[in-house]
Predicted 3D model of a 103-nucleotide RNA (Glycine riboswitch aptamer) from an uncultured Halanaerobiales bacterium.

RNA sequence: UUGAAGAAGAUGGGAGAGCGCUUUAUAAGCCGCCGAAGGGGUAAAUUUCCUGAUGCCAUAGUAGGGAAAUGAAACUUUCAGGUAAAAGGACCGUCUUCUGACA
Numbered sequence: 001u002u003g004a005a006g007a008a009g010a011u012g013g014g015a016g017a018g019c020g021c022u023u024u025a026u027a028a029g030c031c032g033c034c035g036a037a038g039g040g041g042u043a044a045a046u047u048u049c050c051u052g053a054u055g056c057c058a059u060a061g062u063a064g065g066g067a068a069a070u071g072a073a074a075c076u077u078u079c080a081g082g083u084a085a086a087a088g089g090a091c092c093g094u095c096u097u098c099u100g101a102c103a
Stems, first nucleotide, its partner, number of pairs: 006098008018031001020030003032083003038079001039077003045070007
């Protein structure tokens, strides 16, 4: 179930930050800035290993301590990307199709 969640397609909305300087000029270099493509980092907690009390005497390898692995983001980083327009853009809405309770 008159179809939730999920996936694909279409469509609409969608922020921030110099139209900076040099130059051999859609490239390259330099300085500043932004965070909402993408990437990296991270908590609690769980698991494994090492260590290990008080009490009990009916005896915990328990509590605690340490190491490693897994572990989220719109947090953080600024690698990448961006910094007039265009393009892109996390996320959200609507429609169609698939799927069918996996919420």
Rfam family: Glycine riboswitch aptamer. Its family is annotated with glycine biosynthetic process in the Gene Ontology.